c-di-GMP-I riboswitch aptamer from a Clostridia bacterium, 92 nucleotides, folded computationally.

[in-house]
């Protein structure tokens, strides 16, 4: 340095819920929690998926206003997959 995770060690993270707060949503910070995680660290680069304040188009109705619907990321998912980058400790 590379490859690898069978016992282990010391530890770390924290799904679903739930509570406050910020958002239009989806989410996200934080406090409780602990299904699970050898990178469930970290980063939207590809692609997948969410969600539509806005924009755009149709369609209705009480017709310049209102409802509905469809499309749209520049929003978000790193616990969705790839990829990128660190990094504990063990065995090779």
């Nucleotide at each position: 340095a590379c490859c690898u995770g069978a016992u282990a060690a010391a530890g770390g993270c924290u799904c679903u819920c739930u509570c406050c707060u910020c958002g239009a949503a989806a989410g996200a910070g934080g406090g409780g929690g602990u299904c699970g995680c050898a990178a469930a660290g970290c980063c939207a680069c590809g692609g997948g998926c969410c969600u539509g304040u806005g924009g755009c188009u149709c369609a209705c109705g009480u017709u310049c206003c209102g409802u509905g619907a469809g499309u749209u990321a520049u929003g978000g998912u790193a616990g969705c997959c790839g990829g990128g980058u660190u990094g504990c400790c063990g065995g090779g």

Rfam family: c-di-GMP-I riboswitch aptamer. Gene Ontology term of the family: cyclic-di-GMP binding. The literature on the family includes a 2007 paper in Nucleic Acids Res by Weinberg et al., "Identification of 22 candidate structured RNAs in bacteria using the CMfinder comparative genomics pipeline".